[in-house]
């Protein structure tokens, strides 16, 4: 020196799938039922953009080793909210380059 790279904070934008079925506890009620919010098991069915994992085009210092938005779906997520790869701006000289 953020008019080099990378990192970190703030703001803002940011998709996709079942408000699915069953049971049970809590509360509400017009009570052999029904209703709503949490929460607890237990199925099936479904996204992929936290994280993770595989090949791989490509790349390098080429022994090997770095690698995606592609697969997988461990986890994670399927009303809202949160969360969210990524994009944008704004700040930090914190790492490394000069």
């Nucleotide at each position: 020196u953020c008019u080099c790279c990378c990192g970190c904070a703030g703001c803002g934008g940011g998709a996709g799938a079942g408000a699915c079925c069953g049971g049970g506890a809590u509360c509400c009620u017009a009570c052999u039922g029904g209703g709503a919010a949490u929460u607890c098991c237990g199925g099936c069915g479904c996204c992929g953009a936290a994280g993770g994992a595989g090949c791989a085009a490509c790349c390098g210092c080429c022994c090997c080793g770095g690698a995606a938005a592609c697969u997988c779906u461990c986890a994670g997520g399927c009303g809202a909210a949160a969360g969210g790869a990524c994009c944008g701006c704004u700040g930090c000289a914190g790492g490394g380059a000069u």
The RNA shown here (Glycine riboswitch aptamer) has 98 nucleotides and comes from Litoreibacter sp. Lineage of the source: Bacteria > Pseudomonadota > Alphaproteobacteria > Roseobacteraceae > Litoreibacter. The prediction has a mean pLDDT of 79.